[in-house]
Molecule: Glycine riboswitch aptamer
Organism: Pacificibacter maritimus
RNA sequence: CAAUCUUCGUUGGGAGAACAUGGCAAAGUGAUUUGUACAUGUGCCGAAGGAGCAACCGCCCCGGUAAACUCUCAGGCAACAGGACCUUCGAAGACAA
Numbered sequence: 001c002a003a004u005c006u007u008c009g010u011u012g013g014g015a016g017a018a019c020a021u022g023g024c025a026a027a028g029u030g031a032u033u034u035g036u037a038c039a040u041g042u043g044c045c046g047a048a049g050g051a052g053c054a055a056c057c058g059c060c061c062c063g064g065u066a067a068a069c070u071c072u073c074a075g076g077c078a079a080c081a082g083g084a085c086c087u088u089c090g091a092a093g094a095c096a097a
Base pairs, nucleotide, nucleotide: 004094005093006092007091008090009089012086013085018042019041020040021039022038023036024035025034026033027032043077044076045075049073050071051070052069056064057063058062
């Protein structure tokens, strides 16, 4: 110096999951139909965050320690937003002598 890793930013991609009643609005002569970001109830989803556990390890009472697994506290179930993760580019640090 390059590569690699960590953090931050950046480019592109990025899943899943409802119904009922009421309210409101629109269409209709009317019955009714459609929409809804509002309210209530029940249900559903897992890929922000959070929590939990194995093997293994230890100083072996107990403790340490994972996830995309599990739980759904939170979040979400029109759009927008968010979004783990992959990717583009860059900066700083580590590696480092």